[in-house]
The prediction has a mean pLDDT of 77.
Bacterial RNase P class A from a Burkholderiales bacterium, 337 nucleotides, folded computationally.
The model forms 98% of the base pairs in the Rfam consensus.
It matches the Rfam family "Bacterial RNase P class A". Rfam classes the family as a ribozyme.

RNA sequence: GAAGCAAGCCGGACGGCCGCCGGUGACGCGGGCAACCGCGCCACGGGAGGAAAGUCGGGGCACCACAGAGCAGGGUAGCGGCUAACGACCGUCCGCGGUGACGCGAGGACCAGGGCCACAGAGACGAGCGUAUUAAGUUACGGUGAAACGCGGCAACCUCUACCCGGUGCAACACCAAAUAGGCAGGCGCUGACGCUGCUCGCCGAGCCUGCGGGUAGGUGGCUUGAGCCGCCGGGCAACCGGCGGCCUAGAGGAAUGGCCGUCAUAGGGCCGUGGGUCGUCGAAAGGCGGCCCGCGGCUCCGUAACAGAACCCCGCUUACAGGCUUGUCUUCCCUG
Numbered sequence: 001g002a003a004g005c006a007a008g009c010c011g012g013a014c015g016g017c018c019g020c021c022g023g024u025g026a027c028g029c030g031g032g033c034a035a036c037c038g039c040g041c042c043a044c045g046g047g048a049g050g051a052a053a054g055u056c057g058g059g060g061c062a063c064c065a066c067a068g069a070g071c072a073g074g075g076u077a078g079c080g081g082c083u084a085a086c087g088a089c090c091g092u093c094c095g096c097g098g099u100g101a102c103g104c105g106a107g108g109a110c111c112a113g114g115g116c117c118a119c120a121g122a123g124a125c126g127a128g129c130g131u132a133u134u135a136a137g138u139u140a141c142g143g144u145g146a147a148a149c150g151c152g153g154c155a156a157c158c159u160c161u162a163c164c165c166g167g168u169g170c171a172a173c174a175c176c177a178a179a180u181a182g183g184c185a186g187g188c189g190c191u192g193a194c195g196c197u198g199c200u201c202g203c204c205g206a207g208c209c210u211g212c213g214g215g216u217a218g219g220u221g222g223c224u225u226g227a228g229c230c231g232c233c234g235g236g237c238a239a240c241c242g243g244c245g246g247c248c249u250a251g252a253g254g255a256a257u258g259g260c261c262g263u264c265a266u267a268g269g270g271c272c273g274u275g276g277g278u279c280g281u282c283g284a285a286a287g288g289c290g291g292c293c294c295g296c297g298g299c300u301c302c303g304u305a306a307c308a309g310a311a312c313c314c315c316g317c318u319u320a321c322a323g324g325c326u327u328g329u330c331u332u333c334c335c336u337g
Base pairs, nucleotide, nucleotide: 001333002332003331004330005328006327007326008325009324010323012264013263014262015261016260017259018258020047021046023044024043025042027040028039029038030037031036049307053318054317056316057315058314059313060312061169062168063167064166068201069200070199071198073165074164075163076162077161078092079091080090081089093107094105095104096103097102108160109159113158114157115154116153117152129142130141131140132139173221174220175219176218183212184211185210186209187208188207195203196202228247229246230245231244232243233242234241235240268302269301270299271298272297273296274295275294276293277292278291279290280289281288282287
């Protein structure tokens, strides 16, 4: 100097005007015994992501429910650790790939059983072509193929073994208000219906199911302070754990975070200058000319980027992403000393 590997970050900024959502506080008005609620106005602060995506996994939370057992079903699979939990993550062994740093992993069992092994080949397992041999496919060799008289291969085929797993899901659920027809008919039910539950046992204990007909579709909560984030110290190879300190960073409700103007920065393009490398050409040489690549400087030039929008929340995985930046007792190659 070039090419890689691993980890992380940005993905526009500032100002002004108008507009939207929510929070805190003061003031004013109205309701209320009060707590508090509504409206107006002012001030201050806040308002999409690293994936918000996919819905592939795991949970928190809510209800079933007072709480179980088994079967079915699903998941995992070397060993150890970490976590709220997981199939994730970390370490390590082994296997595969790579010169290497590293990356990936489908990692128990093939004499418990079943099934499969394309093409080629006579034949893919009570099979059997050619040559030699033998009493005898008895023995040996050859050919095809990844594998051929078998303790071969495949279980990311079924299966077996070990371990783990209730169900449904914010359209969960809770409360308030209003309206109607607390309707009619049939069936089942304390000899136990419905429900827990896909099935059985078990538990519970009074309504349940079907058809016709009628009313309502409103409001409030759940709803954002969290397994939260940042910094430092200690333990640990690490994932992570503990301690101390600091911070509060959306909560819409058919769905808010937008529009306009101005200035400017990074990437990128163009022009000019300059240094280096390489190739070609001219030249005796020094050097000149031209193409390409990299770096630096200037311009009163152009230009402003990708994937993409929360909807109860969190932890992972997977997928998408123009361009740019940072780090490393990391790896390989080349050159020079």